[in-house]
RNA sequence: CGUGCGGGAGAGUUCGGCCGGCGACGCCGGUCGGCGCCGAAGGGGCAAUUCCUCCCCGGAACCUCUCAGGCAAAAGGACCGCACG
Numbered sequence: 001c002g003u004g005c006g007g008g009a010g011a012g013u014u015c016g017g018c019c020g021g022c023g024a025c026g027c028c029g030g031u032c033g034g035c036g037c038c039g040a041a042g043g044g045g046c047a048a049u050u051c052c053u054c055c056c057c058g059g060a061a062c063c064u065c066u067c068a069g070g071c072a073a074a075a076g077g078a079c080c081g082c083a084c085g
Stems, first nucleotide, its partner, number of pairs: 001085007012035001014034009036071003042067001043065003049059002
């Protein structure tokens, strides 16, 4: 570094339009738009900090931004543990 298994958070299952389905005026799914939010895939930024005698260079956060991603479940998921290569 890779693979497998286990654990793994946060924030609207919000409002409206359109399409489809149904046990039918309600519900569910998809999609588009609006407003509100989250941060632990990724990405960006600062730099705590790391290497070194020092400086420079380099690396660098779960800090920060919220581009991406996410806000019922599912999926994903930094990180942790175990096993194997």
Notes
Predicted 3D model of an 85-nucleotide RNA (Glycine riboswitch aptamer) from a soil metagenome. The prediction has a mean pLDDT of 79. It matches the Rfam family "Glycine riboswitch aptamer". Rfam describes the family as follows. This family represents the bacterial glycine riboswitch. The RNAcentral record of the sequence draws on MGnify.